[in-house]
Small-subunit ribosomal RNA, central domain from a metagenome, 349 nucleotides, folded computationally.
Context: one part of a larger RNA
RNA sequence: CUGGGCUUAAAGGGUGCGUAGGCGGAAUGUCAAGUCUGUGGUGAAAUCCCCCGGCUCAACCGGGGAACUGCCGUGGAUACUGGUGUUCUCGAGGGGUGUAGGGGCAUGCGGAACUUAGGGUGGAGCGGUGAAAUGCGUAGAUAUCCUAAGGAACGCCGGUGGCGAAAGCGGCGUGCUGGACACCUUCUGACGCUGAGGCACGAAAGCCAGGGGAGCAAACGGGAUUAGAUACCCCGGUAGUCCUGGCCCUAAACGAUGGGUACUAGAUUGUGGAUUUGACAUGAAUUCCCAAUCGAAGCAAAAGUGUUAAGUACCCCGCCUGGGGAGUAUGGUCGCAAGGCUGAAACUC
Numbered sequence: 001c002u003g004g005g006c007u008u009a010a011a012g013g014g015u016g017c018g019u020a021g022g023c024g025g026a027a028u029g030u031c032a033a034g035u036c037u038g039u040g041g042u043g044a045a046a047u048c049c050c051c052c053g054g055c056u057c058a059a060c061c062g063g064g065g066a067a068c069u070g071c072c073g074u075g076g077a078u079a080c081u082g083g084u085g086u087u088c089u090c091g092a093g094g095g096g097u098g099u100a101g102g103g104g105c106a107u108g109c110g111g112a113a114c115u116u117a118g119g120g121u122g123g124a125g126c127g128g129u130g131a132a133a134u135g136c137g138u139a140g141a142u143a144u145c146c147u148a149a150g151g152a153a154c155g156c157c158g159g160u161g162g163c164g165a166a167a168g169c170g171g172c173g174u175g176c177u178g179g180a181c182a183c184c185u186u187c188u189g190a191c192g193c194u195g196a197g198g199c200a201c202g203a204a205a206g207c208c209a210g211g212g213g214a215g216c217a218a219a220c221g222g223g224a225u226u227a228g229a230u231a232c233c234c235c236g237g238u239a240g241u242c243c244u245g246g247c248c249c250u251a252a253a254c255g256a257u258g259g260g261u262a263c264u265a266g267a268u269u270g271u272g273g274a275u276u277u278g279a280c281a282u283g284a285a286u287u288c289c290c291a292a293u294c295g296a297a298g299c300a301a302a303a304g305u306g307u308u309a310a311g312u313a314c315c316c317c318g319c320c321u322g323g324g325g326a327g328u329a330u331g332g333u334c335g336c337a338a339g340g341c342u343g344a345a346a347c348u349c
Base pairs, nucleotide, nucleotide: 004320005319006318007303008302012317014201015200016199017198021194022193023192025088026087027086028085029084030083031082033081034080035077036076037075038074039073040072041071042070049065050064051063052062053061054060091191092188093187094186095184096183097182098181099180103177104176105175106174107173108172109171110154114150115149116148117147118146119145120144121143125136126135162169163168206247207246208245209244210243211242215241216240220236221235222234223233258316259315260314261313262312263311266294267293268292269291270290272288273287274286275285276284277283298305299304322349323348324347331342332341333340334339
């Protein structure tokens, strides 16, 4: 490089936007670059292949032919690809009218619980466990009532339910704001798909600066358990968890399944619209979008998958090539650091 692959065997980039590039709807005219065809030139000789011949044969050598799959010029063809002109609307987008939603950002408010503080009642235990002990408590704890402060999270609704590109998003209100879907068929007229680099987002933990700190809780201390117990259990407890600004850029970042388009039996359910129907409470039918379950064919090593494909095809990107060594070393690059990204070989089985 080819061929074959990527749910679970090695293999889908964490996710999006988008540059170059690759690929690209319908009709028609034109050009003739790709493409096809005729012809001319060239493609040295030797070599390779075929035939004949010469050394006793062969190697070797001589002669002839073919070939040299290519390149260039020129005449022609125009289906397809391409360039260019005109036109179109089904792809894509815009407009109008609606719908649903924990989509995002900012800000205000709320109740339950918890802890702490002050006060009242009360008077010996509380707490904790398998059992205990450490711990707390006559300086009045636990329990209970009132008051105050504080921080974090939002029970029920809540769902195999919704939204978001992914990460993710859940009390209530307000403001700003992104997207999706349905219907109208009003407009633009291929404006599309993918996307190496690039840019942006990216749970948790971690880092820097400044705040905050109720509960929880790495580290740490103590009590138990145990042969030991640097653990599991218990009592404490600091970073952290929270906010603002700036970094980090990883994950079983998973559907372990990249994106787009088209096609290929059905059945059931949820959710959001539209239309029709009905006695409009609510139900039924059709259809579109999203989501879930079961399954025909097919596919698959099987498990399974099955219109949300892992089926049938096409386009584009990423990735794999035996196990270990190793996501290591080295170089480069990014980072404050931790470390990230890129990423071998010797050797060994």

The prediction has a mean pLDDT of 87.